This is a predicted structure of an 84-nucleotide RNA (c-di-GMP-I riboswitch aptamer) from a Peptococcaceae bacterium. It matches the Rfam family "c-di-GMP-I riboswitch aptamer". Gene Ontology term of the family: cyclic-di-GMP binding. The RNAcentral record of the sequence draws on Rfam and Ribocentre. The model forms 100% of the base pairs in the Rfam consensus. The coordinates come from a structure-prediction model, not an experiment, and the mean pLDDT is 84.
RNA sequence: CGAAUGAUAAAGUAAACCCGUUGAAAGAUGGGGGCACAAAGCUAUGGGUCUAAGGCUUUAAGCUAUGAUUGCCAGGCCGCCAUC
Numbered sequence: 001c002g003a004a005u006g007a008u009a010a011a012g013u014a015a016a017c018c019c020g021u022u023g024a025a026a027g028a029u030g031g032g033g034g035c036a037c038a039a040a041g042c043u044a045u046g047g048g049u050c051u052a053a054g055g056c057u058u059u060a061a062g063c064u065a066u067g068a069u070u071g072c073c074a075g076g077c078c079g080c081c082a083u084c
Stems, first nucleotide, its partner, number of pairs: 002084001004083003012037002017032006035071001041077003045074003048069003054064004
C1' cells in the first nucleotide's frame, strides 16, 4: 500500500423485548437488554416494503407520500484492528 483474508486477539455496533419521550400512523429517540453483524459507519440516489394525517373517490371502504425504513436489496462516500 491492497476493492486480499476475517481463524485468533483487542475494539465497535446493538435485534427482539421492557420503561420513558415524541409522532396521525409507520416509525424515531433516551435508558436497560443482547439476536446478530467484516462495514449492521454515513448517504433516502434507484428499487422494494410500511404508514395514510392531508387530499381524492365512495358511503362498505378504497387510492395516494410530501412521511418512514440503510439491521430489505443495490449504488455512492469514508474507515478500525489483526493476519497474509